[in-house]
A computed fold for a 100-nucleotide RNA from a Dermatophilaceae bacterium, annotated as Glycine riboswitch aptamer. The sequence is in RNAcentral, with records from Rfam. The organism belongs to Dermatophilaceae, within Bacteria.
RNA sequence: CGACCCUGCAUGGGAGAGUCCUCGGGGUGCCGCGCACCUGCGAGGCGCCGAAGGGGCAACAUCCCCGGAACCUCUCAGGCGCCAGGACCAUGCGGGCGAG
Repeated sequence: CGACCCUGCAUGGGAGAGUCCUCGGGGUGCCGCGCACCUGCGAGGCGCCGAAGGGGCAACAUCCCCGGAACCUCUCAGGCGCCAGGACCAUGCGGGCGAG
């Protein structure tokens, strides 16, 4: 000086799945009881999605348990208009490690 790898920040990219039902709140119309309609609000139910996080395991190691990866799998959590979030990828600027 410094590869690979890990990591922080910034920028860019970045998928999937509900015009469902019930109740409540709010709003509009009708003189009104009440009814109808609307609602990016709340609760519950059913259905659905996998790419925050979390759980499971094959080879392998030990071999009794324990250990053990993913974009696989589960769906606890999260999510199912837009926005946001988002695993992961790229670039830039840093940090760690340190082969050479």